Model confidence (mean pLDDT): 77 of 100. The RNA shown here (ZMP/ZTP riboswitch aptamer (pfl RNA motif)) has 82 nucleotides and comes from an Actinomycetota bacterium. It matches the Rfam family "ZMP/ZTP riboswitch aptamer (pfl RNA motif)". Rfam 15.1 lists 3,295 matches to the family in 2,545 species. A reference for the family is Trausch et al. (2015), "Metal Ion-Mediated Nucleobase Recognition by the ZTP Riboswitch", Chem Biol. The model forms 96% of the base pairs in the Rfam consensus.

[in-house]
RNA sequence: CCUCCUCGUCGCGACUGGCGCUGAGGUGGAGUCAACCACCGGGAAGCGGCGAGCAGCACAGCCGCGCGCCUGGGCACCCUCC
Numbered sequence: 001c002c003u004c005c006u007c008g009u010c011g012c013g014a015c016u017g018g019c020g021c022u023g024a025g026g027u028g029g030a031g032u033c034a035a036c037c038a039c040c041g042g043g044a045a046g047c048g049g050c051g052a053g054c055a056g057c058a059c060a061g062c063c064g065c066g067c068g069c070c071u072g073g074g075c076a077c078c079c080u081c082c
Stems, first nucleotide, its partner, number of pairs: 005053008015043002017070005025040005061075003
C1' cells in the first nucleotide's frame, strides 16, 4: 500500500410455505403420501458500485410479522469436479 473486515450510501436481491392458538397479512385456486401457484401488502440474509474507517487471536453461522407443531429453501465459509 492492497485485500479482508466495519460504517454510510446507491442498485440488485434469493427466500418469503402448511395447520392451530385467534381477530397475529389479504384475495382466488390446489393439497394432507400435502406444506404449493398467482397477485397485492409487509419483511429480508446476501451480492455489487462508490466513499470513509481500521478494533489482535480463536469460537459461537445468517435470512421470512407473536407462539406452538411441522415442511421446504436461500446465503456466507471450506473441499472436489465441469